A computed fold for an 81-nucleotide RNA from Nitrospirae bacterium 13_2_20CM_2_62_8, annotated as c-di-GMP-I riboswitch aptamer.
Of the family's consensus pairs, 95% are formed in the model.
The organism belongs to Nitrospirota, within Bacteria.

[in-house]
RNA sequence: UGCCGAUAAAGGCAAACCCAUCGCGAGAUGGGGACGCAAAGCCGCGGGUCAGGUCACGAACCUGACAGUCGGGCUCCCGAA
Repeated sequence: UGCCGAUAAAGGCAAACCCAUCGCGAGAUGGGGACGCAAAGCCGCGGGUCAGGUCACGAACCUGACAGUCGGGCUCCCGAA
């Protein structure tokens, strides 16, 4: 330095659910809350799923959502075997 990842240390994130707000919706943001996570940090780039719309009725096209669905790209704390 790279791979790798521990019943290690320090720190971090936060599923379901509840409340508030926003959105036609998928969902988002904030608060509470922790099932989990070494990238559960960032990027919708490819697939996938979902929503709204169009439609020639073919998930065909358009717009959007999901990064905790699988790949891909970029970056990062620690150091037992």